Predicted 3D model of a 373-nucleotide RNA (Bacterial RNase P class A) from a soil metagenome.
RNA sequence: UGGCCGGGCGGUCGCGGUCCUGUGCACUGCAUGGGAUCGAGGAAAGUCCGCACUCCACAGGGCACGGCGCCGGGGAAACCCCGGGACGGGGAAACCUGCCGGAUCAGGGCCACAGAAACAGACCGCCUUUGCCUUGUGCAGAGGUGAUGGUGAAAAGGUGGUGUAAGAGACCACCGGCGUCCGCAGCAAUGCGGGCGGCCAGGUAACCCCCGCCGGGAGCAAGGCCAAGCAGGGACGAGAGGCUGCCCGCCUCGUUAUCAGUCCCGGGUAGGCUGCCCAGAGAGAUGAUCGCCCAGGCAUAAGGUCCGGGAUGAAGCCCUCGGGCGUAAACCGGAAACCGAUGCUGGACAGAAUGCGGCUUACAGGCCAACCU
Numbered sequence: 001u002g003g004c005c006g007g008g009c010g011g012u013c014g015c016g017g018u019c020c021u022g023u024g025c026a027c028u029g030c031a032u033g034g035g036a037u038c039g040a041g042g043a044a045a046g047u048c049c050g051c052a053c054u055c056c057a058c059a060g061g062g063c064a065c066g067g068c069g070c071c072g073g074g075g076a077a078a079c080c081c082c083g084g085g086a087c088g089g090g091g092a093a094a095c096c097u098g099c100c101g102g103a104u105c106a107g108g109g110c111c112a113c114a115g116a117a118a119c120a121g122a123c124c125g126c127c128u129u130u131g132c133c134u135u136g137u138g139c140a141g142a143g144g145u146g147a148u149g150g151u152g153a154a155a156a157g158g159u160g161g162u163g164u165a166a167g168a169g170a171c172c173a174c175c176g177g178c179g180u181c182c183g184c185a186g187c188a189a190u191g192c193g194g195g196c197g198g199c200c201a202g203g204u205a206a207c208c209c210c211c212g213c214c215g216g217g218a219g220c221a222a223g224g225c226c227a228a229g230c231a232g233g234g235a236c237g238a239g240a241g242g243c244u245g246c247c248c249g250c251c252u253c254g255u256u257a258u259c260a261g262u263c264c265c266g267g268g269u270a271g272g273c274u275g276c277c278c279a280g281a282g283a284g285a286u287g288a289u290c291g292c293c294c295a296g297g298c299a300u301a302a303g304g305u306c307c308g309g310g311a312u313g314a315a316g317c318c319c320u321c322g323g324g325c326g327u328a329a330a331c332c333g334g335a336a337a338c339c340g341a342u343g344c345u346g347g348a349c350a351g352a353a354u355g356c357g358g359c360u361u362a363c364a365g366g367c368c369a370a371c372c373u
Base pairs, nucleotide, nucleotide: 001369002368003367004366005365007293008292009291010290011289012288013287015039016038017037018036019035020034021033022032023031024030025029041349045360046359048358049357050356051355052354053219054218055217056216065215066214067213068212069211070084071083072082073081074080085100087098088097089096090095101210102209107208108207109204110203111202123149125145126144127143128142129141130140131139132138133136157175158174159173160172161171162170176200177199178197179196180195181194182193183192184191185190223274224273225272226271232265233264234263235262236261237259239253240252241251242250243249294347296345297344298343299342300341303339304338305335306334307333308332309331316325317324318323
């Protein structure tokens, strides 16, 4: 730098969905048992982009507004991804990181402080000339100059020369930039090289603006279906309801249309279903604990191991017999790393709510690969 994982298994208790089933209310629902099965993430988060889906709007064209803007490829699309390019910043390096149409043929605005002046002006200066009189390093006026000084983030390409009253790309040589033409490399952005032109008067477009491309609005509380009650419309209608299961009786309402009651109709409130999911929802379930284990951290003492002595080196090998090379062990002392042991500890950020693709942000610990020092 890139990629990946982000605890595992089992027991007990508990939570939510679906299916089967027992029981109770008494109804295709609620409550409570039993069984089976399923039950969050790499970001489920922020809601910053882009879609699907849904409703509304929409002949066509234009204006306004907003977004994007180097090149190639990917992608449904994107303020997306990969690779490349120009111009910057950081690092010793690997590498990290910012930015990206247009400021010489469209135009306007702005450039703090300082400074004379921020794009055409003259403060200190330099030079020419006119006038004056106090004749000087004088004063006043007219003009030339951008070379000098000073200011600034930025001051009119730089150095040297020619030239001039003084100067200046005014002219010349070299260097730098810009424009244009050509060649080579590349799909391209672009790079390299060459010719020509004194073209050299800055910055800012994250100020307006210009150019090119794109964009209708709202969002699952979108939307669709069913539908009490009340109100409305229509039809029928002389009885209807209660005490009361039936008859009598009594009570209440109504008896010809501004009406009891019954039925029907459309829209539609409460409410329900759906949209909606092999987790699904409804203000929202996925947890707790115990045991064993897995990374990781800390501590401990004797070990393996390693280091020093032993070692002026046993053994062994070579040999010119002088010597040279050289592996250990008992034992003694020690512990930075590694291996094993025991004990303690120990797992972060976080929590779906229509779905998907991205971006951003949070994150204990660990694994793999490549590269630099």
RNAcentral holds the sequence, with entries from MGnify. Model confidence (mean pLDDT): 75 of 100.